[in-house]
Transfer RNA from a marine sediment metagenome, 73 nucleotides, folded computationally. RNAcentral holds the sequence, with entries from MGnify. Rfam family: tRNA. Rfam's curators write: Transfer RNA (tRNA) molecules are approximately 80 nucleotides in length.
RNA sequence: GCCUAAGUAGCUCAGCUGGCAGAGCACCCCUCUUGUAAAGGGAAGGUCGAGAGUUCGAAUCUCUCCUUAGGCU
Numbered sequence: 001g002c003c004u005a006a007g008u009a010g011c012u013c014a015g016c017u018g019g020c021a022g023a024g025c026a027c028c029c030c031u032c033u034u035g036u037a038a039a040g041g042g043a044a045g046g047u048c049g050a051g052a053g054u055u056c057g058a059a060u061c062u063c064u065c066c067u068u069a070g071g072c073u
Stems, first nucleotide, its partner, number of pairs: 001072007010025004019056001028042004049065005
């Protein structure tokens, strides 16, 4: 230098045939308990890596860039 994959909640990841952004764990609150743990319920938490374009509408499609991992030279 070229190619491929990944980037989404604090963490691990879904969603990527364009149409309200989700799950588990963690944190917070409540119930249960003499108390704790476990269990159950609830709430909160996201400028979907950055910018631009297409579109009525983009996490999703296109382009450029950044980061990480792997491969080729």

Notes:
Its mean pLDDT, the model's own confidence on a scale to 100, is 83.